[in-house]
Context: one part of a larger RNA
This record gives sequence, structure tokens and C1' cells, in this order.
RNA sequence: UAUACUUGUCUCAAAGAUUAAGCCAUGCAUGUCUAAGUAUAACCGUUAUACUGGGAAACUGCGAAUGGCUCAUUAAAUCAGUUAUAGUUUAUUUGAUGGUACCUUACUACUCGGAUAACCGUAGUAAUUCUAGAGCUAAUACGUGCGUAAAUCUCGACUUCGGAAGAGACGUAUUUAUUAGAUUAAAGACCAACCCUUCGGGACCGUUGGUGAUUCAUAAUAACUGGACGAAUCGCAUGGGCUUGCCCCGGCGAUGUUUCAUUCAAAUUUCUGCCCUAUCACGUUUCGAUGGUAGUAUAGAGGACUACCAUGCGAGUAACGGGUGACGGAGAAUUAGGGUUCGAUUCCGGAGAGGGAGCCUGAGAAACGGCUACCACAUCCAAGGAAGGCAGCAGGCGCGCAAAUUACCCAAUCCUGACACAGGGAGGUAGUGACAAUAAAUAACAAUACCGGGCGUUUUUACGUCUGGUAAUUGGAAUGAGAACAAUCUAAAUCCCUUAUCGAGGAUCAAUUGGAGGGCAAGCUGGUGCCAGCAGCCGCGGUAAUUCCAGCUCCAAUAGCGUAUAUU
Repeated sequence: UAUACUUGUCUCAAAGAUUAAGCCAUGCAUGUCUAAGUAUAACCGUUAUACUGGGAAACUGCGAAUGGCUCAUUAAAUCAGUUAUAGUUUAUUUGAUGGUACCUUACUACUCGGAUAACCGUAGUAAUUCUAGAGCUAAUACGUGCGUAAAUCUCGACUUCGGAAGAGACGUAUUUAUUAGAUUAAAGACCAACCCUUCGGGACCGUUGGUGAUUCAUAAUAACUGGACGAAUCGCAUGGGCUUGCCCCGGCGAUGUUUCAUUCAAAUUUCUGCCCUAUCACGUUUCGAUGGUAGUAUAGAGGACUACCAUGCGAGUAACGGGUGACGGAGAAUUAGGGUUCGAUUCCGGAGAGGGAGCCUGAGAAACGGCUACCACAUCCAAGGAAGGCAGCAGGCGCGCAAAUUACCCAAUCCUGACACAGGGAGGUAGUGACAAUAAAUAACAAUACCGGGCGUUUUUACGUCUGGUAAUUGGAAUGAGAACAAUCUAAAUCCCUUAUCGAGGAUCAAUUGGAGGGCAAGCUGGUGCCAGCAGCCGCGGUAAUUCCAGCUCCAAUAGCGUAUAUU
């Protein structure tokens, strides 16, 4: 693990892995809205006669890459422990961060442009979550596009050489090139310039973060860019100032956005470690095998790929090949110690969605409850066409020794979303369930009768006392199994825990499964007659069978026990 027989209660609970990663009817399993993107629904409602509250639909945003399932592949691969990223990407979270936009003179900055869905109507097809044509209308969709400081640098008309009117450049990001990014002697003298001076002298001689380590951080210069960002957004409050102008200033949030960090991660990566096999001894390299140089590609390192070179690299310390009823680990069983076997399975990591391949979108997928082909299956059809992927939850067929309900619910745990509200076969709750595991009913007591045992008294016939056992005897007490008002439990129920009322005398509310020669606990009788049969093994059975078939009795374990198989 399966199966035979048996089965009263309580708790707990695995469960189509093994065989077919075989095939699937039907239903569901991923959707989502706040004060705060977009509402004139010809929808509801009414103190709103443009709207105002609710709000279907639809656009927009986010999610759908998580979760769940399975173990086919896979043997230095995965994985485990341990390193690295100075070799990279990162939606979200959290914290910082962004005065420079025009190129120029009639210019929107109190706010720009054109569409489109829903809607209305006209249509096509046998058919689909199929679409076309006409008519409207929105934005945080799509697309345009202003505005405010100072300083510095480079030129520089002119110049009394002290200076200077004026002109241009200067945000972050991208790409390339260049520069800085320093650093153990100390003091003095000399040359030049400058400040104070009592003319002796005195002061001054400058900035540079981090690492074990960088071409790092950072800054600057010259250019570069089918030009990324620098808010024409939404809600709630509405106030203050005077110069009273259709002026100026202003709060708390929401959403969005650039760069840096952070977080959640991801991707590569260092070292060490894996089962059987030599009836596998050489393997790899023209089509990359090992290394170098350069490039391409990538988020990025790299023969990852391409070009040109070199000829290497691995192997008896078992390469390469083959097998595996091999996903790896944490772990499980057994074990004095050492070990041996198992690990599909709830946690971590990997891989896969009928088989291969390719791709879109996106921060993230080589995604399958996304798309496109091919192969294999297979559905509807009016025959022109159209649609498909349960190794999600239920359920069906098939396969088999072998495995549950087409149930209820988002109340808990959490996840997702624009979100306190919605959704979730994640998950929970019941149903099936002798996979395992827990507790432990099927009687207890007394009297009487009979049979004893120890002790004491003695006159051994008995008495007393302390106690045991056996009874088709008698007696009242006690209980739950079961039935059931009720409450509780619960999302709603069920069960449990509580609980009125019923509920035990042998013929019931009745315990079984195996055995009784030995191993190995436990024997008598009848039947059979080397037959029928038993027997793990040794053996038993041919007329007195302790072994077969039965009856009785007994033994073992007990709500369980036998058998088969695997393993220690």
C1' cells in the first nucleotide's frame, strides 16, 4: 500500500502519486471604484428647471507573471550549504530630489487641439465573447504647449590701463571623447606678487568623499539625441491682503512624473557535495570543442553568437556513453554504535501545462483559464466556415490491486483591485473516508448458596477474623450508545461540549479475528482413513489424527484482527 472478515462512542485526519504528463460533456476557479480620472443612460430617486444623490454600460488605470495542480523531463543538470555582482534589471513600498523650457517681436496661459467608446439608428452571417456603415459626446485616454531668481563662464565696443557698456552660453536625462577625483619628513634660504607696519619686522602660501581593490561616487569641458522629464489633472475647505484690480497671496490631501537610494525581488555566479554500470576506455573539435583579440546581441559577464588567430580541453581520483519503478532538499521508517531503505505528497527551490517551436503586451512571461503556425487528438455546421486544451475545484470515461461531493461560504487566514465596501473552487465548512493516529463502552456492587486460603482460639466436630473464587439464585443502585424539546456551536447549519423527557436484565443494547504438534501462548470428543484436506518451515493424514472436517473447551491480540507485497 492493497485486500478478506468485523465494527458501538470521542477527537484528529491522509485521500486518482504508483497504471495512462491518457482523453474529457457541463458548471465554476480573475477580476477590480474611492470625497478624490471620465456620467445628460432616453435607469432609479427628488428641497436642486443646465449638472450636483445613487448609478448599469463604456473609456481610462491596475491586476491577470501571484495562487492552485502535477512530477513527464532532468545525474555536476536541478538542488543544498557557501560566495560574488567593482558584471546587471527592478512595477510596487518608503525616503529624498527637480526656479533655467520661448529663441523672439500682434503671443491662449484663468487652461489649447482633434478623435473615439458607451448611446442612437441602418445592416451582414446557420453559427462565435464576430463585425461593418451612418450620427453624436468626455478624459489623469491620445496629442500640443507657456511662465518666474541670482550667480558663474566665454567673448568684448571703449579705455584715464584701474576697469568696462553690451553679446552669447549655462536645468536634469542620452551618446562619445577629454580633465580633475591628490596626499607621510620638518624647518629655513632664494625669486616674484600682495596685506599690516612703530620700518626692526609680522601675517599669508589654500579644496578633495568612499572601498581590500575600480576607468567608483562626484564635478568640469567640447559636442551629440527621429528629443525622455521639468503637472493645461482631481477632491475637501474656503480664508487673508490692500494699491479695490474681473488684482495679489494661500491650507490639507489624491493622482502623475525625472533622478538617486530603499524595499520586494530577479538574473547570472564561486567552492564542495549525488544512485547503478567497464558486457561503456578513450571522449570533444569541419556544424565552438579549449583559449586569445575585436565586434554583435543582451538588463548585464561569457564561444552566448560572428570574424580572424592559436591547438587546445576532459579522462583509471572513472572522462565519455548507457540505465534509473530518478525532480532535488528539508525530512520519514528502522537502528546499541556504524549503517540500510524511503522521500510523487501540505515547507523551500526547479520544471511543465497534449507534443515541439515562435511571439505580442508588460516592471516582470518565451505566459498557455494570452496569441500564431505545425503535429496528434477532437467539437458545432445550412459544408461556405467556426471554435478547442481540467498535471485548477467538482464531475465523467479509460486504466488498473489501487483513491471522495458536478455540496455551502467568503465568517476566519490571507491575496488582488481605483478599494474599510467587490472578487477569490487560494482558503474555510460540511459530505465520503477502519490511510494512519488519540481517548476508551460492551458492565459495577451487595446479599445468599457452594468451594477454598492465611492467621488466632482451642475440645480439631468447630468457631472467629481477614479475605479469594464459582453460580441458568436474588436485589436494588449507576450509566451512556440510541431517540429528542431547547440553548449553544456556526456565515448558515451539522458534530462535539451542555441538556428537559424517553432509554438494560441474559432470549439483550449479545465482539471479533486468528489459532490450540514444535517454533509459539493454548486440548478433549465425534467423523474421515496417504482420501478429503492442512501445513510460512519442520511436518500431519495409510482405522485410536494433540496438525484435516466438526462440537465443546481453551489461548493470543482486541474495535480490531488475518492475508499478500515492499522495506528495516